[in-house]
Two RNAs folded together computationally: RNase P RNA and transfer RNA, 442 nucleotides in total.
Model confidence (mean pLDDT): 78 of 100.
Rfam match: Bacterial RNase P class A. Rfam classes the family as a ribozyme. From the family's description: Ribonuclease P (RNase P) is a ubiquitous endoribonuclease, found in archaea, bacteria and eukarya as well as chloroplasts and mitochondria.
RNA sequence: GCAGGUCGCCGGGCGAUCGCGGAACGGCUCGCCGUUUCGAGGAAAGUCCGGACUCCACAGGACAGGAUGGUUUCUAACGGAAACCGGGAGCGAUCCCAGGGAAAGUGCAACAGAAAGUAUACCGCCGAUGGCUGUCCGAACAAUUAUUGCGAGGUCAGAUCAGGUAAGGGUGAAAUGGUGCGGUAAGAGCGCACCGCGCGACCGGCGACGGAAGCGGCACGGCAAACCCCAUCCGGAGCUAACGCAUGCAGGGGAAUCGAGGCUGUCCGCCGAAUUUCCCCGGGUAGCGCGCUCGAGCUUACCGGCAACGGUAAGCCCAGAUAAAUGAUCGCCCUCGACAGAAUCCGGCUUAAAGGCGACCUGCACUU
RNA sequence: GGCGACGUAGCUCAGAUGGUUAGAGCGGCGGAUUCAUAGCCCGCAGGUCACUGGUUCAAUUCCAGUCGUCGCUA
Numbered sequence: 001g002c003a004g005g006u007c008g009c010c011g012g013g014c015g016a017u018c019g020c021g022g023a024a025c026g027g028c029u030c031g032c033c034g035u036u037u038c039g040a041g042g043a044a045a046g047u048c049c050g051g052a053c054u055c056c057a058c059a060g061g062a063c064a065g066g067a068u069g070g071u072u073u074c075u076a077a078c079g080g081a082a083a084c085c086g087g088g089a090g091c092g093a094u095c096c097c098a099g100g101g102a103a104a105g106u107g108c109a110a111c112a113g114a115a116a117g118u119a120u121a122c123c124g125c126c127g128a129u130g131g132c133u134g135u136c137c138g139a140a141c142a143a144u145u146a147u148u149g150c151g152a153g154g155u156c157a158g159a160u161c162a163g164g165u166a167a168g169g170g171u172g173a174a175a176u177g178g179u180g181c182g183g184u185a186a187g188a189g190c191g192c193a194c195c196g197c198g199c200g201a202c203c204g205g206c207g208a209c210g211g212a213a214g215c216g217g218c219a220c221g222g223c224a225a226a227c228c229c230c231a232u233c234c235g236g237a238g239c240u241a242a243c244g245c246a247u248g249c250a251g252g253g254g255a256a257u258c259g260a261g262g263c264u265g266u267c268c269g270c271c272g273a274a275u276u277u278c279c280c281c282g283g284g285u286a287g288c289g290c291g292c293u294c295g296a297g298c299u300u301a302c303c304g305g306c307a308a309c310g311g312u313a314a315g316c317c318c319a320g321a322u323a324a325a326u327g328a329u330c331g332c333c334c335u336c337g338a339c340a341g342a343a344u345c346c347g348g349c350u351u352a353a354a355g356g357c358g359a360c361c362u363g364c365a366c367u368u
Numbered sequence: 369g370g371c372g373a374c375g376u377a378g379c380u381c382a383g384a385u386g387g388u389u390a391g392a393g394c395g396g397c398g399g400a401u402u403c404a405u406a407g408c409c410c411g412c413a414g415g416u417c418a419c420u421g422g423u424u425c426a427a428u429u430c431c432a433g434u435c436g437u438c439g440c441u442a
Base pairs, nucleotide, nucleotide: 001364002363003362004361005360006359007358008357009356010355012333013332014331015330016329017328018327020039021038022037023036024035025034026033027032028031041339045350046349048348049347050346051345052344053238054237055236056235060268061267062266063265065234066233067232068231069230070084071083072082073081074080085099086097087096088095089094100229101228105227106226107223108222122169123168124165125164126163129162130161132158133157134156136154137153141149142148143147177195178194179193180192181191182190196218197216198215199214202211203210204209243289244288245287251281252280253279254278255277256276261271262270263269297316298315299314300313301312302311303310304309334337369441370440371439372438373437374436375435378394379393380392381391387425396412397411398410399409418434419433420432421431422430
């Protein structure tokens, strides 16, 4: 210098004028005016997880259902984070992984293929062994006089009937280890060497896991984002929750009275009203207050920890609307400004997105 | 604001345990019939299974995210 990686930050700036919402103070004609001060985000979004908060339900148990899934740690909690382990990608910095169990059971694998699960034999190879056909040799027997007939048995050859085989071909996403040598009729972990695989005394680590003497010719394929099994966790609803004041309205139907209803999926079990209790449908109100914003808060420094994070001290106050505010105009400047707008609050995840800055690291090339 | 359901042909809907080529009715087009039209009859076309990733040999189907539509709620 070029090409990359990880982490973090910013996301137009300055000034003037006018306007809008909140709070505090002041004024008065008591609902207006004045002054001061504060006023969107890293995602305020999706509402996907987890909690706080609120109400309902809370004697207990079983089943069903849902969620998560390497280990340890962090945390209020989590499906989040950190570090590590294992697998994969990359020359590397580094990145990705729903990453428990397939020797508990059930199930699935279309088409193709011989065969798709505890295998099978289409082409091919062989045909050792048994049988068949032929060549040659030929015991014994018979006839006749050195030959013929019959022919036990044997040699060799052929076809490939039985049979052997899984080397090779072919199918498929997937076919019961790979290479070489020996071996064989042909072959085959059939034997051996190396590699791979399984079990593994022992050693290291909190653990996931790693290393490994030795043993085993090799068995135990894939799918659990299929049912399922194992472990852990889970009561329901949500700020239009809930509560206070005010305003307003119209009732109707059903069930039960010793068993209606409740325990917000079901069952057991428990509780259990009394002329009142419960369920369903319908009608009415939407004005104000409260919840409401000081909080698992922010900044800085130090300490502990590899880190996530935790602790201590000091300082700070940082929207709270309800038709719902955060904007407009002008001037100057630049690299000409993306995605987007709070609605109970907080921790995450995910998604959207112009551009710019910083720190550290990697590879290649060059220079010293 | 909060909560829930759905998305398959022009329209209304099926579909399955994940398996070769996704169906039905209406509608459209062509033919036949008729003097002509409708109807009946015969045939044909028409699909990014909302989109993007993942799991799997294989996804419309299973899982996650995004987009859109609809409903409920004082």